[in-house]
A computed fold for a 1537-nucleotide RNA from Rhodohalobacter barkolensis, annotated as small-subunit ribosomal RNA. RNAcentral holds the sequence, with entries from Rfam.

RNA sequence: ACAAUGGAGAGUUUGAUCCUGGCUCAGGACGAACGCUGGCGGCGGGCCUAACACAUGCAAGUCGCAGGAGAAGGAAGGAGCUUGCUCUUUCCGGAGACUGGCGCACGGGUGAGUAACGCGUAGACAACCUGCCUAUAACAGGGGGAUAACACACCGAAAGGUGUGCUAAUACCGCAUAAUGCAGCGGGGCCGCAUGGUCACAGUUGUUAAAGCCUUCGGGCGGUUAUAGAUGGGUCUGCGUGCCAUUAGCUAGUUGGUAGGGUAAAAGCCUACCAAGGCGAUGAUGGCUAGGGGGUCUGAGAGGAUGAUCCCCCACACUGGAACUGAGACACGGUCCAGACUCCUACGGGAGGCAGCAGUGAGGAAUCUUGCGCAAUGGGGGAAACCCUGACGCAGCCACGCCGCGUGCCGGAAGACGGCCCUAUGGGUUGUAAACGGCUUUUGUUUGGGAAGAAUGUACGGGUUUCGAUCUGUAUUGACGGUACCAAUUGAAUCAGCACCGGCUAACUCCGUGCCAGCAGCCGCGGUAAUACGGAGGGUGCAAGCGUUGUCCGGAAUCAUUGGGUGUAAAGGGUGCGUAGGCUGGCGCCUAAGUCUGGGGUGAAAUCUUGCCGCUUAACGGUAAAAUGGCCAUGGAUACUGGGUGUCUUGAAUCUGACAGAGGUCGGUGGAAUUCGUAGUGUAGCGGUGAAAUGCAUAGAUAUUACGAAGAACACCAGUGGCGAAGGCGGCCGGCUGGGUCAGUAUUGACGCUGAGGCACGAGAGCGUGGGGAGCGAACAGGAUUAGAUACCCUGGUAGUCCACGCUGUAAACGAUGUAUGCUAGUUGUUGGGCUUUCGGGUUCAGUGACGCAGUUAACGCAGUAAGCAUACCACCUGGGGAGUACGUUCGCAAGAAUGAAACUCAAAGGAAUUGACGGGGGCCCGCACAAGCGGUGGAGCAUGUGGCUUAAUUCGAUGCAACGCGAAGAACCUUACCCGGGCUAAAUCCACGAUGACCGGUCCCGAAACGGACCUUCCCUUCGGGGCAUCAUGGAAGGUGCUGCAUGGCUGUCGUCAGCUCGUGCCGUGAGGUGUUGCCUUAAGUGGCGCAACGAGCGCAACCCCUGUGGUUAGUUACCAGCACGUAAUGGUGGGGACUCUAGCCAGACUGCCUACGCAAGUAGUGAGGAAGGUGGGGACGACGUCAAGUCAUCAUGGCCCUUAUGUCCGGGGCUGCACACGUGCUACAAUGGAUGGUACAGAGGGAAGCUACCCAGCGAUGGGCUGCAGAUCUCAAAAGCCAUUCCCAGUUCGGAUUGGAGUCUGCAACUCGACUCCAUGAAGGUGGAAUCGCUAGUAAUCGCGUAUCAGCAAUGACGCGGUGAAUACGUUCCCGGGCCUUGUACACACCGCCCGUCAAGCGAUGGAAGUCAGGAGUACCUGAUGUCGGCGUGCUAACCCUUCGGGGGGGCAGCUGCCUAGGGUAAGCCUGGUAACUGGCGCUAAGUCGUAACAAGGUAGCCGUACCGGAAGGUGCGGCUGGAUCACCUCCUAG
Repeated sequence: ACAAUGGAGAGUUUGAUCCUGGCUCAGGACGAACGCUGGCGGCGGGCCUAACACAUGCAAGUCGCAGGAGAAGGAAGGAGCUUGCUCUUUCCGGAGACUGGCGCACGGGUGAGUAACGCGUAGACAACCUGCCUAUAACAGGGGGAUAACACACCGAAAGGUGUGCUAAUACCGCAUAAUGCAGCGGGGCCGCAUGGUCACAGUUGUUAAAGCCUUCGGGCGGUUAUAGAUGGGUCUGCGUGCCAUUAGCUAGUUGGUAGGGUAAAAGCCUACCAAGGCGAUGAUGGCUAGGGGGUCUGAGAGGAUGAUCCCCCACACUGGAACUGAGACACGGUCCAGACUCCUACGGGAGGCAGCAGUGAGGAAUCUUGCGCAAUGGGGGAAACCCUGACGCAGCCACGCCGCGUGCCGGAAGACGGCCCUAUGGGUUGUAAACGGCUUUUGUUUGGGAAGAAUGUACGGGUUUCGAUCUGUAUUGACGGUACCAAUUGAAUCAGCACCGGCUAACUCCGUGCCAGCAGCCGCGGUAAUACGGAGGGUGCAAGCGUUGUCCGGAAUCAUUGGGUGUAAAGGGUGCGUAGGCUGGCGCCUAAGUCUGGGGUGAAAUCUUGCCGCUUAACGGUAAAAUGGCCAUGGAUACUGGGUGUCUUGAAUCUGACAGAGGUCGGUGGAAUUCGUAGUGUAGCGGUGAAAUGCAUAGAUAUUACGAAGAACACCAGUGGCGAAGGCGGCCGGCUGGGUCAGUAUUGACGCUGAGGCACGAGAGCGUGGGGAGCGAACAGGAUUAGAUACCCUGGUAGUCCACGCUGUAAACGAUGUAUGCUAGUUGUUGGGCUUUCGGGUUCAGUGACGCAGUUAACGCAGUAAGCAUACCACCUGGGGAGUACGUUCGCAAGAAUGAAACUCAAAGGAAUUGACGGGGGCCCGCACAAGCGGUGGAGCAUGUGGCUUAAUUCGAUGCAACGCGAAGAACCUUACCCGGGCUAAAUCCACGAUGACCGGUCCCGAAACGGACCUUCCCUUCGGGGCAUCAUGGAAGGUGCUGCAUGGCUGUCGUCAGCUCGUGCCGUGAGGUGUUGCCUUAAGUGGCGCAACGAGCGCAACCCCUGUGGUUAGUUACCAGCACGUAAUGGUGGGGACUCUAGCCAGACUGCCUACGCAAGUAGUGAGGAAGGUGGGGACGACGUCAAGUCAUCAUGGCCCUUAUGUCCGGGGCUGCACACGUGCUACAAUGGAUGGUACAGAGGGAAGCUACCCAGCGAUGGGCUGCAGAUCUCAAAAGCCAUUCCCAGUUCGGAUUGGAGUCUGCAACUCGACUCCAUGAAGGUGGAAUCGCUAGUAAUCGCGUAUCAGCAAUGACGCGGUGAAUACGUUCCCGGGCCUUGUACACACCGCCCGUCAAGCGAUGGAAGUCAGGAGUACCUGAUGUCGGCGUGCUAACCCUUCGGGGGGGCAGCUGCCUAGGGUAAGCCUGGUAACUGGCGCUAAGUCGUAACAAGGUAGCCGUACCGGAAGGUGCGGCUGGAUCACCUCCUAG
């Protein structure tokens, strides 16, 4: 600069991610309908269903200037006379009919039929017609006979009809004239496209016309013939114009020819004859659906959908058929016939056709007035006036649509009242909203004015005139309509709804409800705190409308031409050969079909777009331009494609010479093994399994030896080796035979690639016929296993496996990867061949593997053997299920194969990868996890807790580990929450106000007590104002161990004292995510070291803290006492001491520091050294991110809900202690390592005043009575096992102590339910405990006693602590349990207590089959056959013309009869489609049904595919195949070292 004005996404599969893929939404539109609501105007639109039936009115007439006749009425005259009536004549008048002309074929309606030259577009007619109109040329002479109307008569209910008689014409018929008409004959010119056309070129023969009317006498309107034009039609052709192939073959006038007929016209359009053609995979025929187009809606476009209103074409007019008239019809408001229906009827017969405008009924979700007018526009007739016109112009109804306007505007904060909400003496919001003040008046009301649309025509006047006409003036003509519009008046006055507010999607709170009621377009909400249901407040959106429903396009690149895919998501045919078709190497020349380009024609108008203009604006309209992607004819160009022709060699093929090979097929042949048979040896078992059994065997098996027989398969070689198109092919030898590779360059010269249909091949199973049959082995039988076991395992075993011939035609027929060709880094094996070689190797062609770059992919991966970059052709896919099913068809002996749907149902189904979790997967590691040990529990009695049962109540909670001697470190009352009964409306505390002066205490009465009542007694301080205290009264704030631990805080348990859990930055990946944190070594430890795309950091680990173990130092009472002294019967008793023990402060000490070995280091090992202690010395406190909706609303706190003379509170009594039973935790035992009796020794840690108590006395004792010490290193509670003796002698005992009787003690208001202890007596079970199960690794287990809290007392054998005595064992990590890390598989993610399959049972839904039954459709054959055209006859009838002897005859016509065809009807046998159906098959969906457990992990027998058999079911087994199988391991190849 030119051109262009045009393209948005979201939700939903998952724990999360990427992809594939469907479903859904946001937009626009509508002849719409429904719900709620509704002020006005303009412009449009209005039966989409029953082409269903229609009452009533109207929608096509007109011409007297074609014709005859002429009613009513009027005027004038005459006659009769009952002077206002009748008759009659003339002149007017012209109704309703009639003959005739034109029109009625237009206009208007509808879309049934039609898939067709119907429509659209472009052409053709040399194969045609055309009334009215225009132009040109010519003509119109002279005759004839009828007929309607009318009159009369007759028939009929009517509709209508018959006979006789009269009459006219622009009605009808001859004759004349006539060509450039028409027909025949022959000639010439020109032209074309084959037939042929044309000539105003010249001949010849024959034949064919006419009508008048009006007149101002000028003429006008008509008539006839011909030629042209215009207009309108007819016919033909190319191309385009639905779905189904589960419609594949159709066709006898069918295709063509000849002859004839027929038409306006070509033609099998029709007939006869002849020939046998014609159409079809580029979809014939058949079926279903449908008027077509301009356009309309949508879309960026390409497309898709649609065909209302307006315009063009077609078709139809109650249904079917037919012709007549006419220029034109096979005719919407004409005719005939048949049929159905409706109506009239005198029953004999007749009438009708709203898909014209209104209107009615019906149908339906649904669609209007029985309006006004011809004023305008247009049409018919007419010379005209005019008449007709439901065309049209207008009005009415309807928010049906589009467009415009209004319902007010400005100010106004006490931010009012009310409503709603909240953290509530207050605030927020509704909200400048209202009130209130000012302003305006569109619309509305009322009043007044008031159009444009009108031009013509006619009458009169004027001008011009070619006398046709034209200009001008006046008068007249408006349905709409007193409408639009204008002005005035009045006054904010008269006017807002609907939907939505979880996300998508703009807009949030409260209440109610409680998986109910309901919502929902998709995802999804609702089970007591719902922004999702219903209401309210508030908000958002649109607005006289707003939503909903339905339909179409869009979004959807989700059928992909623009613009998709096929390894694993849906999708490559099992493989090849090859037909049609598609595509096709290099270089020339010709052509110009495709292609490009120029101008021409067409592409109707309207619509769309743009400019301008008109209605106040807009919608709407006018005008102009642009556009109309197309088609036709024509000129040019020739790069590419096509066609023709010539040439070339590189694609392809051939030739020559070599080579490798399980390539195929046929025949022969070999050894090992197995089984069987015979014989021998030999004896009791063999065989089989996880273990067994069935089976075989004393009738001699197994084992072993020899010989023989049979069938099948070919060890080693053997290899990601070879060959083949695939399936597949394996001992050796031979015959026949296909393909491949290499080398040489010799030959042909594009001969090529792909390949719908077609043909051939095609594992295994299976089928048929005939053989064969050793082993193996579906089915079957038996044995096991098991809850069952139609299985896995075992013993047998039939089809089959093998051969020949035939069929089947499928597999995970897989590289899940179609064939062919070219191009695009490398590295490294291997097979076959060639070249070269300095013998190491190098190089090249053809295969076959591994890795890997670019690139690609959703990722995984692929990567010269592509899934990369391109080309050609074929096949296939389009959400999951239903279903590879049903029906139909083809093939097959069958099994079945191939082709291949729909209804219905779901919102997913899927691929790859990620993080977890899990595995009857793997690797490494740890733990009293197992093992090795010691002691228990489970058996007994008792204690205690729990369940269950019981009860008026047995209060509540805790429930695998991680509830059960737990909450409870104390249930006789209290506690206490439970039950029964009796009471109260409060208790405690505080505040406000008021009153009183007490309160307390004591006595008495009622009562079970609480409660109630009576009586006695009675304040303090003071500055005198008052204050304090107590009681009472009122008001306010109560109370609840009621519910929800699934609304919560806090606290706690558990995994687990396990070693883990994360972050920042960087890097990798589209992403989830990964890396770090993995690896190797090490540790108790993510402890540390090394390495490393990571570098650092945090929470955990460890350490820091406490106790304990050693030493030092300081200090020394109540502790201690070596030395000194005193004293005692004796004692640290006393003075004193600070040595020791001890007490309690502070330090030291341990760090793999040292040595040796190993190791890179970290570290590990060593009865190492040293040391009190040695490798975190022992113990404690300490518990990461998180998990279990774990536990607790009854510790406490707390949201919400609930109760309020009670679910609150007080009191008495009872219960929590109840007992056929079951379980947990314990105690005591069963005895001699013991019991009993006597003597005797040694702790630690604690407690003590309403307390612990020495000592003395009494009692057998519990205990009581005295007295003493101690608020404690001082006093006291206060040891046992042990040791020393004696006794018992293996027994239900001198074991064991339950139970029971009796008598007591203590605490307490009170021991009955229901305390502990003592004494006497009693003396149960129990003799070491089944299956199973628990604790413990050293000062531990075991065993022994002691203390404390709670507490009046105590059910304590519990819990928490303390010390005394004091072991055994650990080879080791296979197994059980739990845990950590890495890895692997997964269909799990609520995470294996997961997921999930099939039968059966129940309900619901759609569907297949089916004896039958009903309906519809299209044909075939035959019968019958109205009407009508055509043909034949025409005896009967007959005006026009001709002849005539005048009688008649001829010609022509008509009636009638008849032939072909034909609507319709009937008969017969089938076909197709649809409905319905006893019964029957599977399928889908449904909250918790039954049986099993098939699949997902190695899913517990790896799974799956094809096939066969079997089984309640999933399924099992056989044969062949696949990896889309885990694990371990070997070979080969590769990568890194």